RNA sequence: GACUCAUUUGGAGCACCGGAGGGACCUGGCCCAGCGAAGGUGCAGCAACCGGCCGACCGGCACGGUGCUAAUGCCAGGAGCGAUGAGGA
Numbered sequence: 001g002a003c004u005c006a007u008u009u010g011g012a013g014c015a016c017c018g019g020a021g022g023g024a025c026c027u028g029g030c031c032c033a034g035c036g037a038a039g040g041u042g043c044a045g046c047a048a049c050c051g052g053c054c055g056a057c058c059g060g061c062a063c064g065g066u067g068c069u070a071a072u073g074c075c076a077g078g079a080g081c082g083a084u085g086a087g088g089a
Stems, first nucleotide, its partner, number of pairs: 003087006013043005021032003025078005044069003049065003052061003073081001
């Protein structure tokens, strides 16, 4: 990586570096952005998917492994949709 399962209208941002794009892809919209986008680093936070711990079950705890921190996965339509986690001959 193929494939399988679960979730995807809840939740949670500051600083510094950086320097023009970003909101996955296509079409059409609508937004964010030099009052600083993407990306990176640090700190903080959110969240029980896996491990661990507590608990008789339900459940609880951010300790470890991921993940996430504008707007419903921004909206409508499309597609072998995408994303994250856990499995995985």
The prediction has a mean pLDDT of 88. SAM riboswitch aptamer (S box leader) from a bacterium, 89 nucleotides, folded computationally. It was read from a public genome assembly, where an Rfam model found it.